[in-house]
Context: one part of a larger RNA
C1' cells in the first nucleotide's frame, strides 16, 4: 500500500448489486420443510337414475249390524268386514357421477437442502486401469404377456392398556403374494470352433442336458337383451441385448508442522482351501511358511486440519487463505447394527445402547432444528417465528393437477461495492459576528444577505410494464380404419406489485460528518494546565511563554462515510 463473511466509537439522504452464527456439531417452545396415483384394488360417506318391498295420508265402490222414522213398502243415519287409487316416508338391490376419508398396492422418501465434528486418508486434486463389478427411472432392438392357488389390510363382532398401543374371531380385492405351462432368450456342466490377450483368461458361433419369466388398466370399433366376447390403440409388466447417465473397486504422481516421535507389525506380510460380496483382495476364517514396512526418499507415534476449482497479496516468483458460488468427501444428539431397496448400512425410516428433555393412572411411552423462520445460553458479532409456486428445477400422475421453506420474492444490517444528492450563476459594504493582532490591521470570505436560475434525488397526484409462454380448454386444417396425432389462431394464468419506468405541479425547499495538523506525515496559532491533568504507531511531548495534553479559531485528508482494534500478503 491492498485485503476482510468483520467487530467497536462518532455520523448518517437514496438507490442497484451482493452479502450476514466465524464462537457451543450447546440445549430447543411453535409453525412448515415429502409426497402422489381412483387410468393398479376393494371399502366407507355423498349425489342421481332405474328396481324390488313394507307402511299408508286422500280419493272412491261393495256390505250392511245396531238405532229412528213409517200401518206397510220402504227410508235415515252408518258400527263391522271387504275392494280399487296411491301423495309421503323407511328399507332393500343394480348402474352412472364428483368429491372426501383410510387402508392394500405402485413410485418417490438415498434427490434437494444444511454443517465441517471427524479425516493426514486412494479422503480430495490429476493421469490411468476394471479381461475383477454394478446401474431403478430413459432410448433402441429381439421375443413374449397362458393356466390356476391360498391369503391378508381396510371392515365387521369383541378383549387388554391411563396412553402409546397390542392382541383373538369372522369374512373381502389387486399391477399384493405363490403354484405350473411355454422359453425368443439367458444360467450351470460337458463337448467343438473362430478371433483377440496380460500368464491365470475375454468375445463371438455351435451341440447335449439342466434350472429360469410375466399382470394388468384406460379409450375406439363390432357382436351381444345383459354378463361378457372379439379387435384395435396407448400405457403398463417380463426375458434377454446395446446405449446413455450414475455408482464401486484397483493404481502411478501431488497434499501440514515435531526426530525433544526410531524403530514398527501376529491377520501382522504371503501361499493353499472355504465363505461373503455386483465384483478383485486377510475382507472373513481354517491350515502352512516367516515374513513385511522404514531408516532423512521419514515407518511408527503426536499436533493440526474437511480437500479442490479458486479468494488475497505480489512485477513475477512466491506467502496466505478454503466464507459466498461450483465439484467431490464426511455427518446428522454420542456409539453401534442391519433391514428394504436399482441404489442407504438412510438429516425429518427401524432396532439397540448411553447421555439429555417431556407424559404417566408409576405398570409404561414419546423425542431428536449441523432444514426455513424463530428461542435461550456463551460471545466483540451475523437478519423476517414474512409472500408465492407467477417463472426455473424436482417428486407423482395418460392428464387436469397436486406437494415443494428447493427456489423466485419480500423485510432487517452503511457488513461490502458501486452511482447519485445534499444545489448552480452573480453577488464586497469585503455586512454583522468568531478569532488572532504589532492596535495599523488580517483573516473565516463570494463565504454569508441579497438577486436569476434549476429541481436529480425524496415527499404528493395521475399513468402503468417485460418477466407469460406451454400444458389444459375452443376454432379450422392436415393425418389416421378409429382411437389417437401433428400444424394454425383464439383464449386462459403475475407472489413481487399499482413495484420498475414515465410523467405532472410545489419548493433550495427534507439531506455532512469524521480524523488529523512535533517528525515520519498534507495541514498553526490563542487560552487554560503546570512532570499535574493528560497523550503516545515509533521518536518522545506536559515541571509557568506545549504547533506533542484540553478547549477556541483556522488549515489539511477523505467523505456517506471517517477513524481504532485484529488478521494476511
Nucleotide at each position: 500500500g491492498a485485503g476482510u463473511g468483520a467487530a467497536c466509537g462518532c455520523u448518517g439522504g437514496c438507490g442497484g448489486c451482493g452479502u450476514a452464527g466465524a464462537u457451543u456439531a450447546g440445549g430447543c417452545a411453535u409453525g412448515c420443510a415429502a409426497g402422489u396415483c381412483g387410468a393398479g384394488c376393494g371399502a366407507u360417506a355423498c349425489u342421481u337414475u332405474u328396481u324390488u318391498u313394507c307402511u299408508g295420508a286422500u280419493a272412491u265402490g261393495g256390505u250392511g249390524a245396531a238405532g229412528c222414522c213409517g200401518c206397510a213398502a220402504g227410508g235415515c243415519u252408518g258400527a263391522u268386514c271387504u275392494g280399487u287409487u296411491g301423495a309421503g316416508g323407511g328399507a332393500g338391490a343394480a348402474g352412472a357421477g364428483a368429491u372426501a376419508u383410510a387402508g392394500c398396492g405402485g413410485c418417490a422418501g438415498a434427490c434437494u437442502g444444511g454443517u465441517g465434528a471427524g479425516u493426514a486418508a486412494c479422503a480430495c486434486g490429476u493421469g490411468a486401469g476394471u479381461a475383477a463389478u454394478u446401474u431403478a427411472c430413459c432410448u433402441c432392438u429381439a421375443a413374449g404377456u397362458c393356466g390356476g392357488g391360498g391369503a391378508u389390510a381396510g371392515c365387521c363382532u369383541u378383549g387388554c392398556g391411563a396412553a402409546a398401543g397390542c392382541g383373538a374371531g369372522g369374512g373381502u380385492a389387486a399391477u399384493a403374494c405363490c403354484c405350473g405351462a411355454u422359453g425368443u432368450g439367458u444360467u450351470u456342466a460337458c463337448g467343438g470352433u473362430u478371433g483377440c490377450a496380460u500368464a491365470a483368461g475375454c468375445a463371438g458361433c455351435u451341440g447335449u442336458a439342466u434350472g429360469u419369466a410375466a399382470a394388468g388398466a384406460a379409450g375406439g370399433c363390432u357382436c351381444g337383451c345383459a354378463a361378457g366376447a372379439g379387435u384395435u390403440u396407448u400405457c403398463g409388466u417380463u426375458u434377454a441385448g446395446a446405449g446413455a447417465u450414475g455408482a464401486g473397486c484397483u493404481c502411478g504422481c501431488g497434499u501440514c508442522c515435531u526426530a525433544u516421535c526410531a524403530g514398527c507389525u501376529a491377520g501382522u506380510u504371503g501361499g493353499u482351501g472355504g465363505g461373503g460380496u455386483a465384483a478383485u483382495g486377510g475382507c472373513c476364517u481354517a491350515c502352512c511358511a516367516a515374513g513385511g514396512c522404514u531408516u532423512u526418499u521419514g515407518a511408527c507415534a503426536g499436533g493440526u486440519a474437511g480437500c479442490u476449482g479458486g479468494c488475497c497479496u505480489g512485477a513475477g516468483a512466491g506467502g496466505g487463505u478454503g466464507g459466498u458460488c461450483a465439484g467431490c468427501c464426511a455427518c446428522a444428539u454420542g456409539g453401534g447394527g442391519a433391514c428394504u431397496g436399482a441404489g442407504a448400512c438412510a438429516c425429518u425410516g427401524c432396532c439397540c445402547c448411553a447421555a439429555c428433555u417431556c407424559c404417566u393412572a408409576c405398570g409404561g411411552g414419546a423425542g431428536g432444528c449441523u432444514g426455513c423462520a424463530g428461542u435461550c445460553g456463551a460471545g466483540g458479532a451475523u437478519a423476517u417465528u414474512u409472500a408465492g409456486c407467477a417463472a426455473u428445477g424436482g417428486a407423482c400422475g395418460a392428464a387436469a393437477g397436486u406437494c415443494u421453506g428447493a427456489c423466485u420474492a419480500u423485510g432487517u444490517g452503511a457488513c461490502g461495492c458501486c452511482g447519485c444528492g445534499u444545489g448552480a450563476g452573480g453577488g464586497a459594504u469585503g455586512a454583522a459576528g468568531g478569532u488572532c493582532u504589532u492596535c495599523g490591521g488580517a483573516u473565516c470570505g463570494u463565504a454569508a444577505a441579497c438577486c436569476u436560475c434549476u429541481u436529480u434525488c425524496g415527499a404528493u397526484g395521475g399513468g402503468g410494464a417485460a418477466g407469460a409462454a406451454a400444458a389444459c380448454c375452443u376454432a379450422u386444417u392436415c393425418u389416421u380404419a378409429a382411437c389417437g396425432g401433428a400444424a394454425u389462431a383464439g383464449a386462459c394464468u403475475g407472489a413481487c406489485g399499482g413495484u420498475a419506468c414515465c410523467u405532472a405541479g410545489a419548493g433550495a425547499a427534507g439531506a455532512a460528518g469524521c480524523c488529523a495538523c512535533g517528525g515520519c506525515c498534507a495541514a498553526c496559532u490563542c487560552u487554560g494546565u503546570g512532570c499535574c491533568a493528560g497523550c503516545a504507531g515509533c521518536c518522545g511531548c506536559g515541571g509557568u511563554a506545549a504547533u506533542a495534553c484540553a478547549g477556541a479559531g483556522g488549515u489539511g485528508g477523505c467523505g456517506a462515510g471517517c477513524g481504532u482494534u485484529a488478521c494476511u500478503c
Molecule: small-subunit ribosomal RNA, 5' domain
Organism: Candidatus Omnitrophota bacterium